[in-house]
RNA sequence: AUGGAGAGUUUGAUCCUGGCUCAGAACGAACGCUGGCGGCACGCUUAACACAUGCAAGUCAAGGGGAAAGGGCUUCGGCCUGAGUACACUGGCGCACGGGUGAGUAACGCGUGAGGAAUCUGCCCAUAAGACUGGGAUAACACACCGAAAGGUGUGCUAAUACUGGAUGUGUUCCAUAGGCGCAUGCUUAUGGAGUAAAGGCGGGGUAACCUGUCGCUUAUGGAUGACCUCGCGUCCGAUUAGCUAGUUGGUGGGGUAAUGGCCUACCAAGGCGACGAUCGGUAGCCGGCCUGAGAGGGUGGCCGGCCACACUGGAACUGAGACACGGUCCAGACUCCUACGGGAGGCAGCAGUGGGGAAUCUUGCGCAAUGGGGGCAACCCUGACGCAGCGAUGCCGCGUGGACGAAGAAGGCCUUCGGGUCGUAAAGUCCUUUCGCUGGGGAAGAAAGCUAUUAGUAGUAACUGACUGAUAGUUGACGGUACCCAGAUAAGCAGCCCCGGCUAACUCCGUGCCAGCAGCCGCGGUAAUACGGAGGGGGCAAGCGUUGUUCGGAAUUACUGGGCGUAAAGCGCACGUAGGCGGUUUUGUAAGUCUGGGGUCAAAGGCGACAGCUCAACUGUCGUAAGGCCUUAGAUACUAUAGAACUGGAGUGCCAGAGAGGAUGGCGGAAUUCCCGGUGUAGCGGUGAAAUGCGUAGAUAUCGGGAGGAACACCAUUGGCGAAGGCGGCUAUCUGGCUGGUAACUGACGCUGAGGUGCGAGAGCGUAGGGAGCAAACAGGAUUAGAUACCCUGGUAGUCUACGCUGUAAACGAUGGAUGUUAGAUGUUGGUGGAACCGACCCCAUCAGUGUCGAAGCUAACGCGUUAAACAUCCCGCCUGGGGAGUAUGCUCGCAAGAGUGAAACUCAAAGGAAUUGACGGGGGCCCGCACAAGCGGUGGAGCACGUGGUUUAAUUCGAUGAUAACCGAAGAACCUUACCUGGGUUUGACAUCCCAAGAACCCUGCAGAGAUGUGGGGGUGCCGGGCUUGCUCGGAGCUUGGAGACAGGUGCUGCAUGGCUGUCGUCAGCUCGUGCCGUGAGGUGUUGGGUUAAGUCCCGCAACGAGCGCAACCCCUGUUAGUAGUUGCCAUCAGGUAAAGCUGGGCACUCUACUGAGACUGCCGGCGAUAAGCCGGAGGAAGGUGGGGAUGACGUCAAGUCAUCAUGGCCCUUAUGUCCAGGGCUACACACGUGCUACAAUGGCGUAUACAGAGGGCAGCGAGACAGUGAUGUUAAGCGAAUCCCAGAAAGUACGCCGUAGUUCGGAUUGCAGUCUGCAACUCGACUGCAUGAAGUCGGAAUCGCUAGUAAUCGCAGGUCAGCAAAACUGCGGUGAAUACGUUCCCGGGCCUUGUACACACCGCCCGUCACACCAUGGGAGUUGGUCGUGCCUGAAGCCGGUGGCCUAACCGCGAGGGAGGAGCCGUCUAUGGCAUGGUCGAUGACUGGGGUGAAGUCGUAACAAGGUAGCCGUACCGGAAGGUGUGGCUGGAUCACCUCCUUU
Repeated sequence: AUGGAGAGUUUGAUCCUGGCUCAGAACGAACGCUGGCGGCACGCUUAACACAUGCAAGUCAAGGGGAAAGGGCUUCGGCCUGAGUACACUGGCGCACGGGUGAGUAACGCGUGAGGAAUCUGCCCAUAAGACUGGGAUAACACACCGAAAGGUGUGCUAAUACUGGAUGUGUUCCAUAGGCGCAUGCUUAUGGAGUAAAGGCGGGGUAACCUGUCGCUUAUGGAUGACCUCGCGUCCGAUUAGCUAGUUGGUGGGGUAAUGGCCUACCAAGGCGACGAUCGGUAGCCGGCCUGAGAGGGUGGCCGGCCACACUGGAACUGAGACACGGUCCAGACUCCUACGGGAGGCAGCAGUGGGGAAUCUUGCGCAAUGGGGGCAACCCUGACGCAGCGAUGCCGCGUGGACGAAGAAGGCCUUCGGGUCGUAAAGUCCUUUCGCUGGGGAAGAAAGCUAUUAGUAGUAACUGACUGAUAGUUGACGGUACCCAGAUAAGCAGCCCCGGCUAACUCCGUGCCAGCAGCCGCGGUAAUACGGAGGGGGCAAGCGUUGUUCGGAAUUACUGGGCGUAAAGCGCACGUAGGCGGUUUUGUAAGUCUGGGGUCAAAGGCGACAGCUCAACUGUCGUAAGGCCUUAGAUACUAUAGAACUGGAGUGCCAGAGAGGAUGGCGGAAUUCCCGGUGUAGCGGUGAAAUGCGUAGAUAUCGGGAGGAACACCAUUGGCGAAGGCGGCUAUCUGGCUGGUAACUGACGCUGAGGUGCGAGAGCGUAGGGAGCAAACAGGAUUAGAUACCCUGGUAGUCUACGCUGUAAACGAUGGAUGUUAGAUGUUGGUGGAACCGACCCCAUCAGUGUCGAAGCUAACGCGUUAAACAUCCCGCCUGGGGAGUAUGCUCGCAAGAGUGAAACUCAAAGGAAUUGACGGGGGCCCGCACAAGCGGUGGAGCACGUGGUUUAAUUCGAUGAUAACCGAAGAACCUUACCUGGGUUUGACAUCCCAAGAACCCUGCAGAGAUGUGGGGGUGCCGGGCUUGCUCGGAGCUUGGAGACAGGUGCUGCAUGGCUGUCGUCAGCUCGUGCCGUGAGGUGUUGGGUUAAGUCCCGCAACGAGCGCAACCCCUGUUAGUAGUUGCCAUCAGGUAAAGCUGGGCACUCUACUGAGACUGCCGGCGAUAAGCCGGAGGAAGGUGGGGAUGACGUCAAGUCAUCAUGGCCCUUAUGUCCAGGGCUACACACGUGCUACAAUGGCGUAUACAGAGGGCAGCGAGACAGUGAUGUUAAGCGAAUCCCAGAAAGUACGCCGUAGUUCGGAUUGCAGUCUGCAACUCGACUGCAUGAAGUCGGAAUCGCUAGUAAUCGCAGGUCAGCAAAACUGCGGUGAAUACGUUCCCGGGCCUUGUACACACCGCCCGUCACACCAUGGGAGUUGGUCGUGCCUGAAGCCGGUGGCCUAACCGCGAGGGAGGAGCCGUCUAUGGCAUGGUCGAUGACUGGGGUGAAGUCGUAACAAGGUAGCCGUACCGGAAGGUGUGGCUGGAUCACCUCCUUU
């Protein structure tokens, strides 16, 4: 010494700043759901609102009066008792306590500590002394009277412990004298003088005198208790409250009080308080404590305790020891009640209780048994204090609702992947226990005292009694038959609430579908919601659980402990200086702060510790006790302070030098612009992106000369100089401020900072008077534009200039207050001094003062700062506390005005913000690539036709695809079918799958109805396997068909935003990442950047990186050269045969070819360039040369890209239909728009005739030779071929010859007519082809736009798939012929890398500003209206105290008397409550209208800002404009980019 936890939320992510929110504890609580028992506490926080009813303060040995009922007796008249009782009155004490409440009060009210030498104190205690002797009244009562009542009046009688005269005076008060003492006023002792008291009662004894007990009485002192006064310190908010005060501050005299005092009064003086916050306004009872907190603090003041204040509201006094009095008095006011209308009564903020208010707070209970209080000697009486009970889960504490065993893991619920899982040992069942509750029985403590009876002792007395002190016995309990104990019965009577997305412990199903709803914050909900509602399950707490409200905590988020201010909120624009704060060295004194020891106090309760009592605990008792505060005392003296003395280092002065756009005033100068005059000269000038307005033939611009006038001072010139800042720039004169160096003579801390205050303060602006060349807000015109109140142009006024005033603001910035000290360096530069050297200069070294850059340590959220600190310390000032509202409103101050300074709130949001990171973007920059542009060739867009799409139409025109990345796309082929659509007709276990039952073999042929599906008949036929039995029959099985029942089938129905798979695109672009290490708080970076190079993140070099992966490349296929092997169906050089011809045949495999295996190319070689690298350029060789050409191959990812209609699939939906079958129709429509193609417009062509050369494919429901027929499509017949063999099969452009002659043609072929062919069940809607005839548009295509870099474009044909046929002019392949051009990277598009800015991150198709329109909300102004509150002035002036008082009235005393004295009522006066009038301040409420502000999924106008945001932005100011805003002027960088200059670093 016992003590300290965080989380969510700003972002794509990060760190920081910063707010909001949560987890904790607490409560006099309330509300919702629920509720078994007990103990202990607590219970109107609101209306200090109003109160019916009852109770809450009485009592008594005094006094004088004084009943009755009842009882007894009786001679019936009455007597006795009750009883001197009840009762009121006189009198004493009490009623000032106890109990309630918190309205007022910001105050000596409270707390704490002192003082009273300035005080009082009933009852109580102690001590001392006494209590003698007289007197007159009065209430009650009686009688009479008044009044409705309340009450009152008169007359008469009487007593006291009531009142009162006198005596005495221990004392006490005052005065005088003398002495002593203290702390100033003073205190005290002695003596003398004067004044000043009293009451008896009740007992006992005694004839009496008298004695005695006790309670009282008087005087005085002291104590105790209580009260009063004074003072130090402490005690909320507001300065948008800055001045307040005439009894005010002090004095003197007097009054008053228990007592001091302006407390009051007269006079005198002019003071007193206030920035250390007076006055004013708002709020509030204060404290011990209580809650919270680690603490420091913060909040609070209910219960209990102390103090204060109040008692319907306001005022006042009386009585008394004590009150200005809760249950007293008087007055005024409001309210309520009674009334006979004349007048009266009342005060629950006592206990209960009622109404009302409110979210909300109890019984009109029992008892004085205990504790305490009042009275009394006491008994006793009174006591809503108190003790108890009742009501309330309001809180704290304790107990219970059972315990053990129990798997068939029951039933049931829920979930399920259908296997199971879970509720769950949970239940049931078996055994056990019986708290609590219930029933019955027993049954305390709390009781001590007092009194009564009996009795003992004590002191005094002559003695007894009595009194006092004991002993024994009896008597006293509201709670309550309660606590507690015993018995009985039975698991029997007893569990809820909240939560389950994260924070925060706890998860699934169903329903719902941005709805309903949830929500503390973030946020959930738009068809798969762990977030809504229900259910199952789970978590937490438990007779409670949640919610709401409030406080502290977390929050270091007001920071004393313990924060900040360059860019996040925050340094005053700058200086001078007042108060204040802080302050160098040495020494002496003091001891205020400071430190140490002692004393007093800080009540009790509470808190803490120990022990103890209720069975435990809560609760309670006893004892102990800390830190700290205040006061006091003794000591210490380092530091601070204070007083004295001294010092020189801080500061200042002197002397000698120095630099400078420092300031003010005057004079002078040259260049340039403009204007005027004159000369020369002629048609343009000027201006812009391009123009126009403008100027000019009345002579401009240009040029020369002369003149006028104003403003500004080129070059020098500079991160150069000076100044506090603003700021200052030609030369010169005068006046003047500051700074620096050197020296060390002088002063001796004279210093630093600086709230208020004062001065200075760019530009704009204002006033007055000048001036006015240029420039130039406003304004005008011209352009631009959709518009253009702008940017650009032409003009142009305030203004800019001077003088004198005002304003007082700027991005007044280093966004960095001033001062002092300390803490590495390097390198420029300005001014000075010293050294060395020197003729001198430059250069070098040292040092002081400035001014820059880089940088160590350190700091910082980072950026950055870094001896000029944003480092380390000290001092002082200013300022900040989420964003918006808002620097607004209001008030005040200043200003001529503009405006400046000071400066909120309601409301609203969960952010706003700083720095840095990664991306993305830029009408930023650099480098590079791509048919991207350019250079070329050919097209599209115009025509006709084809196809697709949109739109429209339709019963249907099925569905999907929609920028690039949809649109000859799904569809490699819609007449039926397809087909999903429409109309109509059928069908319902189904067209299809599995299972069950029954019948039948299956199956084949065939009639009728119908459009068909389908319906209904007839005939034939009885199989295979196995068992029984075995001629035959029968049973079972497999398969098939029909019928039936249900499980189920079925769905091209929905969701591609629930999915798999597949695909498109960026893009065949060169990128995308990882491990380890390193850097950074971190996101992240590095690697991957840099220098080269490449098609390439390809490679090389360098490098805090070293390696690796997915991509690139290569490996694979085709093609180009070649070798080997093989040789039919291919080939044919040689040999032979053979034909009209022909590899036709033998033969051969050399060649071609086929198809398998190899080789070949790697910058390998040479030269140059490069860095000796990578590589590039050129060359050789080679079939091929620098990836040879082509293909396949598509990284991490992007687009919620496309597809549920290929397929698969979750969920949802349909089930006599959204399934299925059939017929017909539609998908082919047609004003139009778009896309993709074909054919053309012709002569590089068309037509005719002749003729040459491919490759790759396909073929049996097929390709089909040949022959014949037909003009032809084609038909008939038919060989060959499942194909290196046969067929499709004629390639075409080309070549040769001929015609056409520039025309709508011998181009072009659309359209239409007629006639045919073929396929097919069927060519009408709606096929292709053929022949004849017809012969449209079109003469090369506007804006715009597409493809292509070589065997490519262009052009020419061939084949295939799909397919009965075909709308194919499409698609996929194949070969033939075969170009042009690329200077180059400025520009367009796309992409890659680096860098830069960013307010973007849904990422520029981003973000975002303002007016206007609409809805809602709060708020300012507002003619006024209305209310509260506080002043001021005047009037009124109750009750009352005090003062005065002629006349009046009166028992005591004096006086023979008259009368006096004293008192009383009345009257008057001062003060004054209330009320009234007037006038102000202040705070609300309301108000036609009006101003801005905030908020609100999809309103209007523009585009201001963020990128160079397309005119860089912003600040101050002025003018202007629908709006953002524009322009002028001065300033800032918190501006991009390029160039230059300067400086720094490295080489």